Molecule: Bacterial RNase P class A
Organism: Lachnospiraceae bacterium
RNA sequence: GAAGUAGGGCGGAUAAUCGCAGCUGCAGGCGCCGAAAGGCCGCAGAUGAGGAAAGUCCGGGCUUCACAGGGCAGGAUGCCGGUUAACGGCCGGUGGAGGCGACUCCAAGGAAAGUGCAACAGAAAUAUACCGCUAUUCUAGGAAUAGUAAGGGUGGAAGGGCAGCUUAAGAGACUACCGCCUGGCUGGUAACAGCCAGGGCAUAUGUAAACCCCAUCCGAAGCAAGGCCGAACCAAAGCGAUGACGUGGCCCGCCAGCUUUAGGUAGGCUGCUGGACCUGGCUGGCGACAGCCAGGCUAGAUAGAUGAUUAUCCAAGACAUAACCCGGCUUACAGCCCUGCUUCUUAU
Numbered sequence: 001g002a003a004g005u006a007g008g009g010c011g012g013a014u015a016a017u018c019g020c021a022g023c024u025g026c027a028g029g030c031g032c033c034g035a036a037a038g039g040c041c042g043c044a045g046a047u048g049a050g051g052a053a054a055g056u057c058c059g060g061g062c063u064u065c066a067c068a069g070g071g072c073a074g075g076a077u078g079c080c081g082g083u084u085a086a087c088g089g090c091c092g093g094u095g096g097a098g099g100c101g102a103c104u105c106c107a108a109g110g111a112a113a114g115u116g117c118a119a120c121a122g123a124a125a126u127a128u129a130c131c132g133c134u135a136u137u138c139u140a141g142g143a144a145u146a147g148u149a150a151g152g153g154u155g156g157a158a159g160g161g162c163a164g165c166u167u168a169a170g171a172g173a174c175u176a177c178c179g180c181c182u183g184g185c186u187g188g189u190a191a192c193a194g195c196c197a198g199g200g201c202a203u204a205u206g207u208a209a210a211c212c213c214c215a216u217c218c219g220a221a222g223c224a225a226g227g228c229c230g231a232a233c234c235a236a237a238g239c240g241a242u243g244a245c246g247u248g249g250c251c252c253g254c255c256a257g258c259u260u261u262a263g264g265u266a267g268g269c270u271g272c273u274g275g276a277c278c279u280g281g282c283u284g285g286c287g288a289c290a291g292c293c294a295g296g297c298u299a300g301a302u303a304g305a306u307g308a309u310u311a312u313c314c315a316a317g318a319c320a321u322a323a324c325c326c327g328g329c330u331u332a333c334a335g336c337c338c339u340g341c342u343u344c345u346u347a348u
Stems, first nucleotide, its partner, number of pairs: 001344010012313007020048002023045004031040003050319001054330002057328005062222004074218005079093005094108001095106004109213002114211002116207003130152002132148007160178002163175002179201001180199008226270004235261005245253002277296008314317001
């Protein structure tokens, strides 16, 4: 220098003016609106979206309902250990696959419990004999019968692989090595790895994001959850021409209604943002993460606020706009910056 690989940060900047949202202070109390609950006008101040606020895919908090215990059904997950409030996330390992490498990827329990499926090709797909090989027989250059999975051919996959011995030809029939299975020993928390012995291999194509089996986990619904207040109408009870009520009393009004209660509709408030929070430092840990100390407060609407204009600058601005909160995952994204590592080349 080139190519690559892993990770992190930023996501137009500055100023002015106008506007919007909630908050705090003042006005402000004897105000205004409303039956009430409750709400409202002005000025000033500071504050006001994201790395994904998105998809709503997983997990938890919170809320209401349900709930003795166990089982069935259904769903999810599926190597081991750790982390966490929890997870299907994350971290570190094991095994497998890819890459020269840094590194990346894996839905990675069971196909020696059962069932199903496997197009086409092929004789045959879990059993069988098309060619071939061998033996015997015959109606004899051919055919039939029997044996045979070594060889050919088909296929993604063909009777564990390979070499030998045996044999008529062959074959785990037998032998060594590899593989598989069983048992043991050693190392490791474990997954697993290494070694030793045994079994001739009785099980041996694949598929379990096919049914299924095994193990673990899961009650349901969601902030339009839920809580509080609460008209009108309706209902019930009480009182009332012996005059209720307006009103403490009187006048007067009322061709008689008044009061209370329950339910909780319209409506209002709350839930609502101080939290598994943020920033910095220290300590422990390979790491995810945990602990301690110091400092900070950073939207909270309910038809829904972040916008517009102007000026200057540059690399000329992508994807996209909170709606109960939080941890993840996934997806979208113009452009810029930083760091570790790998391979190759060149120069010293």